A computed fold for a 159-nucleotide RNA from a mouse gut metagenome, annotated as Lysine riboswitch aptamer.
[in-house]
RNA sequence: UGAUAGAGGCGCGGCUAGAUGAGUAUCCGGGAGGGCAAGGACAACCGCCUCCCGGUGAAGGGCGAGGUCGCCGAAGGGUGCACGGUCAGUCCAGCCGUGCGCGCCUGGGCCGGCGGGAAACACCCGGCGGACUGUCACACCCUGUGUGGAGCGCUAUCA
Numbered sequence: 001u002g003a004u005a006g007a008g009g010c011g012c013g014g015c016u017a018g019a020u021g022a023g024u025a026u027c028c029g030g031g032a033g034g035g036c037a038a039g040g041a042c043a044a045c046c047g048c049c050u051c052c053c054g055g056u057g058a059a060g061g062g063c064g065a066g067g068u069c070g071c072c073g074a075a076g077g078g079u080g081c082a083c084g085g086u087c088a089g090u091c092c093a094g095c096c097g098u099g100c101g102c103g104c105c106u107g108g109g110c111c112g113g114c115g116g117g118a119a120a121c122a123c124c125c126g127g128c129g130g131a132c133u134g135u136c137a138c139a140c141c142c143u144g145u146g147u148g149g150a151g152c153g154c155u156a157u158c159a
Stems, first nucleotide, its partner, number of pairs: 001159006009072001011071006018063001027055008036047001039092004075106003078102009107133002110130003114126004135149006
C1' cells in the first nucleotide's frame, strides 16, 4: 500500500399496518363584504379575494409501536446542477421533495438551550454547551487516571 474479515450500541438506513394532517384543502349551492396582490414584477374587472351557512370531502411531505430487510461512512448534513411540488392568475425569489456530482463537514448515541424545516408542543436538521461511550496516541503515582486526535480512524489475518 492492497485484499478479506470484524468491533463500537438508547448504533445507522429502507419497507410496512396505522395514526396525524382533517371534517382541513378542493369542488357544488346559497348569503354578506373588500378597491384589488399579502417577498418582487406583471396581467386580469364578464376578473380576483375575504368571511358565514349547507353539502361533498382528499392528498403529498413529516411520523410510525412492533416486525422485517440491508448494514457499521452505517449514514446524515452542506453545496452546485437538473427535474418535480408549493406559494391567490403568470413569471421570479423563497421553501419542500427526488436524482446526480463534490472526501466541503460529522467517531457514536444521549441531555440542555438557540436557530431552521414542519399543520404540529410530534418528528427531523444545524451550531454551541454538558456529561457518557468505542478507538488510537502520549504522559503518569499503571486493575487505573489525565490530556489529545479523528472513521482519510481502529482491530485481526493474508499479500
Rfam family: Lysine riboswitch aptamer. About the family: Riboswitches are metabolite binding domains within certain messenger RNAs that serve as precision sensors for their corresponding targets. Its family is annotated with lysine biosynthetic process in the Gene Ontology. The model forms 98% of the base pairs in the Rfam consensus. The sequence is in RNAcentral, with records from MGnify.